[in-house]
RNA sequence: UCCGAUAAAGGCAAACCCGGAGUGAUCCGGGGACGCAAAGUAAAGGGUCUUUACACACAGGGAAGUAGAAAAAAGACAGCCUUGCUGCCGAGG
Numbered sequence: 001u002c003c004g005a006u007a008a009a010g011g012c013a014a015a016c017c018c019g020g021a022g023u024g025a026u027c028c029g030g031g032g033a034c035g036c037a038a039a040g041u042a043a044a045g046g047g048u049c050u051u052u053a054c055a056c057a058c059a060g061g062g063a064a065g066u067a068g069a070a071a072a073a074a075g076a077c078a079g080c081c082u083u084g085c086u087g088c089c090g091a092g093g
Base pairs, nucleotide, nucleotide: 002093003090004089011036012035016031017030018029019028020027021026034079040085041084042083044082045081046080047077048076049075050074051073052072057066058065
């Protein structure tokens, strides 16, 4: 350095619940643990999601309503993947 042990010391915290912020995806705090060797950090490349939000279609007297694209713009997600940076320990190779 690669690597990831029936090791040691620890760390983080899914779903869900409560409170708050946001149109929303989601985020923050508390509780809680599904799991995680980077589940630390960074939206750089993809991807997924949200909003702008409509077309075609259904329904209808009409307005509503239901369903709902493609491209684009602005956002969200690091516990989706790749990648950059940093990091505990040292069994075996």